Predicted 3D model of a 73-nucleotide RNA (transfer RNA) from a Eubacteriales bacterium. It matches the Rfam family "tRNA". Rfam classes the family as a transfer RNA. The prediction has a mean pLDDT of 81. The source organism's lineage runs through Bacteria, Bacillati, Bacillota, Clostridia and Eubacteriales.
RNA sequence: GCGCUUGUAGCUCAGUGGACAGAGUGCCCGGCUACGAACCGGUAGGUCGCAGGUUCGAACCCUGCCAGGCGCG
Numbered sequence: 001g002c003g004c005u006u007g008u009a010g011c012u013c014a015g016u017g018g019a020c021a022g023a024g025u026g027c028c029c030g031g032c033u034a035c036g037a038a039c040c041g042g043u044a045g046g047u048c049g050c051a052g053g054u055u056c057g058a059a060c061c062c063u064g065c066c067a068g069g070c071g072c073g
Base pairs, nucleotide, nucleotide: 001072002071003070004069005068006067007066010025011024012023013022018056028042029041030040031039049065050064051063052062053061
């Protein structure tokens, strides 16, 4: 340099054109307990890597760029 691939909540991931963008875990609050752990209930947390484009509508399709991984030279 070229090709493929990944980037979504603190972390691990789902969602591949139309729902207020979700789950698990963690944080926080409450319950339980003599106190904790475990368990149960609840709250908060997101410019969907960045910028453009297509579309009535984009996390999802297209282009460029950035970052990680794999391969080729």